Transfer RNA from an Ilumatobacteraceae bacterium, 74 nucleotides, folded computationally. The same sequence occurs in records of 2 taxa. Taxonomically the source falls in Ilumatobacteraceae (Bacteria, Bacillati, Acidimicrobiia, Acidimicrobiales). RNAcentral holds the sequence, with entries from ENA and MGnify.
[in-house]
């Protein structure tokens, strides 16, 4: 330098042919339980979906550029 892949909650990830509110597990907080802790149960907080731009009535999802990381080729 060229090609491919990934980027969504603190962490690991899902998200169908673009459509009604963005989710799961785990972690965290509160309550219950316990002498207490853990386990367990209930409830709750936490996201401008990597950045910018475009297409569209509508974008996490499609297109372009860039950034970061990973793999391959030279």
């Nucleotide at each position: 330098g060229g090609g491919c892949g990934u980027a969504u909650a603190g962490c690991u990830c899902a998200g169908u042919u673009g459509g009604u509110u963005a989710g799961a597990g785990u972690a965290c907080g509160u309550c219950g339980u316990u002498c207490a802790c853990a386990c367990c149960g209930a409830c709750g907080g936490g996201g401008u979906c990597c950045a910018c731009g475009g297409u569209u009535c509508g974008a996490g999802u499609c297109c372009g550029u860039g950034u970061a990381c990973g793999c391959c080729c030279a």